[in-house]
c-di-GMP-I riboswitch aptamer from an Anaerolineae bacterium, 93 nucleotides, folded computationally. Rfam family: c-di-GMP-I riboswitch aptamer. Its family is annotated with cyclic-di-GMP binding in the Gene Ontology. The model forms 95% of the base pairs in the Rfam consensus. It was read from a public genome assembly, where an Rfam model found it.
């Protein structure tokens, strides 16, 4: 320097749950709180997983203003699901 990754030093992230705020939602983002994490730092690229306010197909209802129910959809969301790119702290074996 690249691979690797300790019962090692020094730092760092926060799962679930609570509580508040925005969003149809999935979630997120602030407080608390730690299950875990050597990239659990970033980027929705390819896959995958959720979520459908809006559309859009079908049914009923109404009868033409609509409106209930179901399926479908990413243009939404997850990088703490994998894979891929970018960057990085430390250095025992």
């Nucleotide at each position: 320097a690249a691979c690797c990754g300790a019962u090692a030093a020094g730092a760092g992230c926060a799962a679930a749950c609570u509580c508040g705020u925005u969003g149809a939602a999935a979630a997120a983002c602030g407080a608390g709180g730690a299950c875990g994490c050597a990239a659990a730092g970033c980027c929705a690229u390819g896959g995958g997983u959720c979520u459908a306010c809006c559309g859009u197909u079908g049914c009923g209802u109404a009868c033409u203003a609509g409106u209930g129910c179901a399926g479908c959809c990413a243009c939404g969301a997850c990088c703490g699901c994998c894979a891929g790119g970018c960057u990085g702290c430390c250095g025992a074996a």